């Protein structure tokens, strides 16, 4: 310098005018005025986790329910963070290659990463067989059986062939024709046997190869075999065990085992650990809102009439009490009224913002984080303030111009609600740092 | 602030981890003189993105959207 990754910070600046909320000071004393100071975020968001705080419950433990899940550390706590282990995928570089691609793979990325040899359950379709599996094609047919070829033996038959004996016919004879007898070769059938060889079928052996599938009961090579197979051997994988290193996850090495133990727990489940419940609409205080609760006192359920399915209703009179009114008289309403007590809602106040706080420096640690010192105060609203406009500068884009410059447009996501620590999600743009690889130079 | 539930054709509902089903609506055809009804066929969907799994509408996580409940006079 190039390339690739990872992380962090900021997210307009200054000024003016008019408003809003809070605090302090001053002036007025009735609700007002003046001055000064402060006034959204990295996510205030989603409400997904964890705490502080408050109330209720609580000896302790367990059940149910929920959560977490490699190891170590960190923290108030966590499902967060840091470091490490193991696994997975894989870009650049590198190696091989004509290429396609394969191998390897820095920094970096991803991993809900306890247990499948406790039990239950699932694995569609395809396929012979899907979990103490199975034999479709295929290989073999060693062993056993059947059949055939083949070989041997025995007995028998024969259309026809060869040569011969006898009889008959014919002929002078040679010969020819017919019949018969046994022989030879050939051939067929039957029976028995089989040492070697071959073939077919069956029983049987095998699981190497083909094929199915996401997955087929270790992989590669050699020996071995009838063919095969961890059947045997070497290496790799796996398991058990021992040793060494490491706090540990785990790594490395040795010995033994011929392979048992497929996958799924983001299926039930098992194991270990954690969790009491509710939430500032918690909670406390002030207070005669109204209405309602409880206690006590007073009053009504009295009289007459009528109706009625003996509950009750209607009319008139009376009655505690109430209303109008300064009081009496009077008029009206009339079955509830009065006093006291204790909760809650509406209302008001507190809780409420000085805190697991921020900045700087030093130290411990790889880091997360922690310790020490100094400095700082940084919104507190409550149906809910934090706003609007203007000017200058700066940024990005567009247009004009040789240029200086001029004109225009844009400026994200989003807004506190008891407070913190995280996670996740949204975000125009600007800046900074680190790691690895390659190349060159010193 | 604290909780609960739901997203599937245009609409309303189904589906045990294994080809997403039905009704109404829509399109085309048959039937009819025409329409309606009826019959036959067809098109059309798992909110989005990841993960687990051989395989996801279904299980898990995140996200987006929608709906509902919780403070009194009992």
């Nucleotide at each position: 310098g190039g390339a690739g990754c990872g992380g962090g910070u900021c997210g307009g600046a200054c000024g003016g005018u008019c408003g809003c909320c809070g605090g302090c000071g001053g002036g007025a004393u009735u609700c007002c005025c003046c001055g000064c100071c402060g006034g959204a975020g990295g996510a205030a968001g989603g409400u997904c986790c964890g705490g502080a705080c408050u109330c209720c419950a609580u000896c302790g433990g367990g059940c149910a329910g929920g959560g977490u899940g490699c190891u170590g550390g960190u923290c108030a706590a966590c499902g967060g963070c840091c470091a490490g282990g193991c696994g997975c995928a894989g870009c650049a570089a590198g190696u091989c290659g004509a290429a396609a691609g394969a191998c390897c793979c820095a920094a970096g990325g991803c991993g809900a990463c306890g247990g499948a040899a406790a039990g239950u359950g699932g694995c569609a379709c395809a396929g012979a067989g899907a979990a103490c599996a199975g034999a479709c094609c295929g290989c073999c047919g060693a062993u056993g059986g059947c059949g055939a070829a083949c070989c041997c033996c025995g007995a028998g038959g024969g259309c026809g062939g060869c040569g011969g004996g006898c009889c008959g016919g014919u002929g002078a004879a040679a010969g020819c024709c017919g019949g018969u007898c046994g022989g030879c070769a050939c051939u067929c059938c039957c029976g028995g046997g089989g040492u070697c060889u071959u073939c077919g079928c069956c029983a049987g052996g095998c699981a190497a190869g083909g094929g199915u599938g996401a997955a087929a009961c270790g992989g590669u090579g050699a020996g071995g075999u009838a063919a095969g197979a961890g059947c045997u051997c070497a290496c790799c994988g796996c398991g058990u065990u021992c040793g060494u290193g490491g706090c540990g996850a785990c790594a490395c090495g040795g010995a033994c085992g011929g392979c048992a133990c497929g996958c799924c727990a983001a299926a039930c489940c098992c194991c270990a650990c954690c969790c009491g419940g509710a939430g500032c609409a918690a909670c406390a205080c002030c207070g005669c809102a109204u209405a309602g609760g409880c206690a006590c006192g007073c009053g009504u359920u009295c009289c007459g009439g009528c109706c009625g399915u003996c509950a009750g209703g209607c009319c008139g009179g009376g009655c505690a009490g109430g209303g109008c009114g300064g009081c009496c008289c009077g008029c009206c309403c009339g079955a509830g009224c009065g006093u006291g007590c204790g909760g809650g809602u509406a209302g008001g106040u507190g809780g409420c913002u000085a805190g697991a706080g921020c900045g700087c420096a030093g130290g411990a640690g790889c880091a997360a984080u922690c310790c020490u010192g100094c400095g700082c105060c940084c919104a507190g609203a409550g149906g809910a303030a934090u706003g609007a406009c203007c000017g200058u500068c700066g940024g990005a884009c567009c247009g004009g111009g040789c240029a200086a410059c001029c004109g225009g447009u844009c400026g994200a996501c989003a807004g506190a609600a008891u407070c913190c620590g995280g996670c996740c999600u949204a975000c125009a743009g600007a800046c900074c740092c680190g790691c690895u690889c390659c190349a060159a130079c010193u | 602030g604290c909780g609960g539930g739901c997203g599937u054709c245009g609409u309303c509902u189904a589906a045990u981890g294994g080809u997403a089903a039905g009704a109404c609506a829509c399109u085309a055809g048959c039937u009819u003189c025409c329409c309606a009804a009826g019959c036959u066929c067809g098109g059309a969907a798992c909110g989005u993105g990841g993960g687990u799994u051989c395989g996801a509408u279904u299980c898990c996580c995140a996200u987006c959207g929608c709906c509902c409940g919780c403070u009194c006079c009992a």